About this RNA:
Predicted 3D model of a 77-nucleotide RNA (transfer RNA) from a Chloroflexota bacterium. Rfam family: tRNA. By type it is a transfer RNA. The sequence was found in a public genome assembly.

[in-house]
RNA sequence: GCUGAUGUAGCUCAGUCGGUUAGAGCACGAAACUCAUAAUUUCGGGGUCGGUGGUUCAAGUCCACCCAUCAGCACCA
Numbered sequence: 001g002c003u004g005a006u007g008u009a010g011c012u013c014a015g016u017c018g019g020u021u022a023g024a025g026c027a028c029g030a031a032a033c034u035c036a037u038a039a040u041u042u043c044g045g046g047g048u049c050g051g052u053g054g055u056u057c058a059a060g061u062c063c064a065c066c067c068a069u070c071a072g073c074a075c076c077a
Stems, first nucleotide, its partner, number of pairs: 001073007010026004019057001028044005050066005
């Protein structure tokens, strides 16, 4: 340099044929329970959906470019 994959909550990941409000588990905070702790239960906070632009009545989802990570290939005078 070329090709492909991936990017959604602090972490690991879902998200259907584009359809109105974006979710789960763990973690975190609070409460209940207990003499107390752990465990358990309940509630809660937390999101520019990698960035910009475009298509559309409507984009996490489609298109273009860019960025990051990973893998393969090529180059290495």